[in-house]
This is a predicted structure of a 478-nucleotide part of an RNA (small-subunit ribosomal RNA, 3' major domain) from an uncultured bacterium. Model confidence (mean pLDDT): 84 of 100. It matches the Rfam family "Bacterial small subunit ribosomal RNA". The full RNA is in RNAcentral, with records from ENA and SILVA.
Context: one part of a larger RNA
RNA sequence: UGACGGGGGCCCGCACAAGCAGUGGAGCAUGUGGUUUAAUUCGAAGCAACGCGUAGAACCUUACCAGGGCUUGACAUCCUUCGGAGAGGGCAGAGAUGUUCUGGGCCCUUUGGUGGGAACGAAGAGACAGGUGGUGCAUGGUUGUCGUCAGCUCGUGUCGUGAGAUGUUGGGUUAAGUCCCGCAACGAGCGCAACCCUCGUUCUAUGUUGCCAGCAUACGGUGGGGCACUCAUAGGAGACCGCCGGAGACGAUCCGGAGGAAGGUGGGGAUGACGUCAAAUCAUCAUGCCCCUUAUGUCCUGGGCUACACACGUGCUACAAUGGUCGGUACAGAGGGAAGCGAAGCCGCGAGGUGAAGCGAAUCCCAAAAAGCCGAUCUCAGUUCAGAUCGCAGGCUGAAACUCGCCUGCGUGAAGCUGGAAUUGCUAGUAAUCGCAGAUCAGCAUGCUGCGGUGAAUACGUUCCCGGGCCUUGUACA
Repeated sequence: UGACGGGGGCCCGCACAAGCAGUGGAGCAUGUGGUUUAAUUCGAAGCAACGCGUAGAACCUUACCAGGGCUUGACAUCCUUCGGAGAGGGCAGAGAUGUUCUGGGCCCUUUGGUGGGAACGAAGAGACAGGUGGUGCAUGGUUGUCGUCAGCUCGUGUCGUGAGAUGUUGGGUUAAGUCCCGCAACGAGCGCAACCCUCGUUCUAUGUUGCCAGCAUACGGUGGGGCACUCAUAGGAGACCGCCGGAGACGAUCCGGAGGAAGGUGGGGAUGACGUCAAAUCAUCAUGCCCCUUAUGUCCUGGGCUACACACGUGCUACAAUGGUCGGUACAGAGGGAAGCGAAGCCGCGAGGUGAAGCGAAUCCCAAAAAGCCGAUCUCAGUUCAGAUCGCAGGCUGAAACUCGCCUGCGUGAAGCUGGAAUUGCUAGUAAUCGCAGAUCAGCAUGCUGCGGUGAAUACGUUCCCGGGCCUUGUACA
């Protein structure tokens, strides 16, 4: 100087407390451990691994296993020789591949298919290719975490023999090393804040595909008309403790009030200092060294990654009446669409089929929002709750749904009556609850990323648990 303390002081955080909803019990989904297996590819490991890499394993992916093949190689550059760059079909084979048949064509040049060239194909030789093989404890890059915590440092000066100190401590204050005052310090840098995006108010400009107040209307914003309003796209204004009162050290700042759409950082996002964990990643990529080279490379078929006594994590659905079922009826936002979205109509109980209008989309489509509201029914029961499991019959995608997809109809109708110890999230348009969209994607979503609808309760307080910041103290630790 740090680190640590079941030392002290001050302060903060959904850290506790006060509340609400859960998890832990059930069934299923998914990840992991373990076990099994020819293989169940590999990585991730307290917080910060475990719906994680994977924004989507039937083949492919695929890295694993079995079997069948290849050896200058599936891919790149160079050399030699040859060739009619290619395309289509038959046969054998699981395919890779092997074999065979048909038979079309480039540029320059020359008297002359005479010579040359590019791309492509075949054969050959070697230089080399190739490796998701090892090492993240050799590395770059990227990322997580403490933590959006308020810290981390430097120059000069001063003090100290020195390590170092001072500044950065102290008194106040703040979300903040934020600001004020003081002070052997005076300044500065990286962080904080602001500048950026978005939501909330308003003004101006522009009105089509958007909108419709007064007109017109075949009552459909619809063909006239209009651009007021909504909305869209740009550009401004607005919030600064600015004003008033009080507290305070005449300060920083705090408390209350007015005005205001918004008040003291207005809400949300992006933004992550010096560093810590030899943290993660050699399997995104790059890369040193080591290793393989008729194989640890490469092609193919099939299988596996989907196994199942069990254990754990994360979720979904429930156990019901604030509910289930049936009928009627209302209101979003944000997205996506051309090898695409696909309307109306018709067929089917339905999944779906048919159909083809419109739309590269403020125009058309996906598209029905759901909870809600109105009415009917069920009457506390393992039920008209719940839907696992299984049987049958179908639909869709795709060469192909056996291993191993999703969906529909009929039947079947398991556990489950609110969950031990323990444990998680959340302070407001939040929790809870309800649906919608998108990426990936042929198909496959309870996951993920977004979007809106309905919309709470509680916070006395900081003694305690956890984490963190500053000062101080002890130390046999560095």